[in-house]
RNA sequence: GACAUCGCGUCGGGAGAAUCCGGGCCAGCCCCGGUGCCGAAGGAGCAACCACCCCGGUAAACUCUCAGGCAAAAGGACCGACGUGUUUGA
Numbered sequence: 001g002a003c004a005u006c007g008c009g010u011c012g013g014g015a016g017a018a019u020c021c022g023g024g025c026c027a028g029c030c031c032c033g034g035u036g037c038c039g040a041a042g043g044a045g046c047a048a049c050c051a052c053c054c055c056g057g058u059a060a061a062c063u064c065u066c067a068g069g070c071a072a073a074a075g076g077a078c079c080g081a082c083g084u085g086u087u088u089g090a
Stems, first nucleotide, its partner, number of pairs: 004087001006085008018035001020034005036070003042066001043064003049057002
């Protein structure tokens, strides 16, 4: 010490699904209950394969919806740019 890997931060982009019903609150926001729905925070599950006496290891944007969400806001997997730290080392 280039390229690259992984993590973090900033900025930009970023989907889906009832602002449904009833009650509470002076009204809205919000809170409680009910039903319906969504999946791209998080979480959980499984194949091939590996291993094998048993037990097991292991993936997702797939599946499940515990959690979260269903106007706006916030959040948001993932993508891009920049910065930074770790590892590797032209």
This is a predicted structure of a 90-nucleotide RNA (Glycine riboswitch aptamer) from a Paracoccaceae bacterium. Lineage of the source: Bacteria > Pseudomonadota > Alphaproteobacteria > Rhodobacterales > Paracoccaceae. It matches the Rfam family "Glycine riboswitch aptamer". Gene Ontology term of the family: glycine biosynthetic process. Of the family's consensus pairs, 91% are formed in the model. It was read from a public genome assembly, where an Rfam model found it.